The part of an RNA shown here (small-subunit ribosomal RNA, 5' domain) has 510 nucleotides and comes from Rothia terrae. The full RNA is in RNAcentral, with records from ENA and SILVA. Model confidence (mean pLDDT): 83 of 100. It matches the Rfam family "Bacterial small subunit ribosomal RNA".

Context: one part of a larger RNA
């Protein structure tokens, strides 16, 4: 965050599985660079050849570079979902890190030499029902390894200046260690894009410490890597993190340990405040990704749409063996009282990759659908008395419904139809162009009052009363309590009151 029951005109904003973190068909939600690189080579050009309908068809060479499967890079850890766990390895507030990291991004200086062997993609050849494979041969790089250079780095010893205990800084000296690198496009400029290495930053993070926020003592004791030393392993880093020895420690009525229950928080909700309640929507942390274990690439996972290994399930199978994971948008069953389209678009903003141009993007921008909520608007307005017909009530006089109706005189919001109609567009492209929403807002015209009122209540509490029927029956009820034959409490009815696209009931909160 409702949800049922009556009723139901239009619009703007919002907001919509709270139960089954149950199982899901089907589509889409992560790609992108040819300006890394080998291979592909489409249109078109140019020159020729054949065949002739003389400007067409076929076909060879130049040339040109569309596509794009693979190798490479970068992203995929971002952005979406959910609250299962979790009472503290989490979360706010406040510090510390002289114990750390940090791709892209700016910033400061140096650099960018010189070799080399594979592999994929192709082809051959083959296994296999499919997934996906074997071999065996060619080939390339910004893909992989050597080698040379080191301003810097790092390690040690030294010097000065410093802190906060371990200590920390210097374009310090000094010795020493292992170590770099790659090109691409082009207008051919020593310009641009890159690539190593270091300096500082910037934004992200990791760890540490204080305090603070649930119930329960019908849980009193817990604890062996426990607590704390010395080494020595890991880590980016501090440390029982881990391990060998050593010593017997730590925790606890200021509640240890157990055992319910829960994500925290900003903020919400009420309250004069103190304070009690919450933690949908939105923002910030955290956890999770079919269940449980693991690591592996990377700057960053132990990785929602990655990979292995086990479980349960569900799906193909040629029976040999495979595939799969909506707590991503929709969208089905299935549980529920109950919760929406298997929509359009990338035009905005935002990200990802690219020099761009562009692609991709269920994020996001809108659009459907629900009175689910808050707010606005309308269902006419003025005049009308023989107080008219009916209804109900009666003392049968009359009352009341009641200016209501009808009739007269206007109005056209809204919905209807019809004709104009943008911002949002900043950009990007040579130019033409380039708006999902949407012919939507909005803006004039056009008829005609025409298409648009219900809900609950009428003993007291609580605003409003009378007739009938009923006769402790039927029923009514938040509480007190109506009904047993004149019931303003029950059921109809005229008629009030109440609030209106609502009103009424449940159901929590304060």
């Nucleotide at each position: 965050g409702a949800a049922c029951g009556c009723u139901g005109g239009c619009g703007g904003c919002g907001u919509g599985c709270u139960u089954a973190a149950c199982a899901c068909a089907u589509g889409c939600a992560a790609g992108u660079c040819g300006a890394a690189c080998g291979a592909u080579g489409a249109a078109g050009a140019c020159c020729g050849g054949u065949g002739c309908u003389u400007g067409c068809a076929c076909u060879g060479g130049u040339u040109g570079g569309a596509u794009u499967a693979g190798u490479g890079g970068c992203g995929a850890a971002c952005g979406g979902g959910u609250g299962a766990g979790u009472a503290a390895u989490a979360c706010g507030u406040g510090a510390g890190u002289a114990a750390c990291c940090u791709g892209c991004c700016u910033u400061u200086g140096a650099c960018u030499c010189u070799g080399g062997g594979a592999u994929a993609a192709g082809c051959c050849u083959u296994g296999g029902a499919a997934a996906c494979g074997a071999g065996g041969u060619c080939u390339a790089a910004u893909a992989c390894c050597g080698g040379a250079u080191a301003u810097g780095a790092c390690a040690c010893a030294g010097u000065u200046u410093c802190g906060c205990a371990u200590g920390a800084a210097a374009u310090c000296u000094g010795u020493g260690u292992g170590g770099a690198a790659a090109g691409g496009g082009u207008u051919u400029g020593u310009a641009c894009u890159g690539g190593u290495u270091u300096u500082a930053g910037a934004u992200g993070g990791g760890c540490u410490c204080a305090c603070g926020g649930c119930c329960u003592a019908u849980c009193a004791g817990c604890u062996u890597g426990u607590u704390g030393g010395u080494g020595a392993g890991g880590u980016a880093a501090u440390g029982g993190c881990u391990c060998a020895c050593c010593a017997a420690g730590g925790c606890g009525a200021c509640g240890a340990c157990g055992g319910g229950u829960a994500g925290c928080c900003g903020g919400c909700c009420u309250g004069a405040g103190a304070g009690g309640g919450u933690g949908a929507c939105c923002g910030g942390c955290c956890a999770c990704a079919c269940u449980g274990g693991g690591a592996c690439u990377g700057a960053g996972a132990c990785a929602c749409g990655g990979c292995c290994c086990a479980g349960a399930c569900u799906c193909c199978u040629a029976c040999g063996g495979g595939a799969g994971g909506c707590a991503g948008c929709a969208g089905u069953g299935g549980g529920g009282a109950a919760u929406a389209u298997u929509g359009c678009a990338c035009a905005a903003u935002g990200g990802g990759c690219g020099c761009a141009a562009g692609c991709c993007u269920g994020a996001u921008g809108c659009a459907g659908c629900g009175a689910c909520g808050c707010c606005g608007c309308g269902u006419g307005a003025g005049g009308g008395a023989u107080g008219a017909c009916g209804g109900c009530c009666u003392u049968c006089g009359g009352g009341u419904u009641g200016u209501a109706a009808a009739c007269c005189u206007c109005u056209u919001u809204c919905a209807g139809c019809a004709g104009g109609g943008g911002a949002g567009a900043a950009g990007c492209g040579a130019a033409a162009g380039u708006g999902a929403c949407g012919g939507u807002a909005c803006c004039u015209g056009c008829a005609g009052a025409a298409g648009a009122a219900g809900c609950g209540c009428c003993g007291g509490c609580u605003a409003a009363c009378u007739a009938c029927g009923u006769g402790c029956c039927a029923g009514c009820a938040g509480c007190c309590g109506c009904g047993g034959u004149a019931a303003u409490a029950c059921g109809u009815a005229g008629g009030g009151c109440g609030c209106g696209a609502g009103c009424g009931u449940u159901g929590u909160c304060c």